The RNA shown here (THF (Tetrahydrofolate) riboswitch aptamer) has 95 nucleotides.
[in-house]
RNA sequence: CGUAGAGUAGGUAUUGCGCGUAAAGUGUCAUGAGAUGGGAUGUUGCUCAUGAACGAAGGACCCCGUGUCCGCGGUGCAAUGCCGCGUCCGCUACU
Numbered sequence: 001c002g003u004a005g006a007g008u009a010g011g012u013a014u015u016g017c018g019c020g021u022a023a024a025g026u027g028u029c030a031u032g033a034g035a036u037g038g039g040a041u042g043u044u045g046c047u048c049a050u051g052a053a054c055g056a057a058g059g060a061c062c063c064c065g066u067g068u069c070c071g072c073g074g075u076g077c078a079a080u081g082c083c084g085c086g087u088c089c090g091c092u093a094c095u
Base pairs, nucleotide, nucleotide: 002094003093004092005091010083011082012081013080014079015078016077017076018075019073020072021071028052029051030050031049032048033047034046038089039088040087041086042085058070059069060068061067062065
C1' cells in the first nucleotide's frame, strides 16, 4: 500500500423470573431532550419527559385468599442463539 474481518444503539427467537388482567404496560400522533462501533461526520433506528386520541380475554378449582393453576397482553427484566453503521481514520488478520 492492498484485500478481508470484528465491534454500537437496537431488533428477533427460546428459556427463566416477574407485572397486569380491579388495565398499568404496549402500540399511535404532537412537542422537547438524550444516548447511539475507539474517534470524526451523517443516517437509520432507539430511549426519556410532557400532552392528546384510541384501547383489551378471561376461565377452572378450592381452604374463598391481594389464593393456586391454565390462558391472555404487539407486557417488564435477565441469560443464550441469530441479525445489526454509509464515508474517512483507527483496530485485527493476511499481503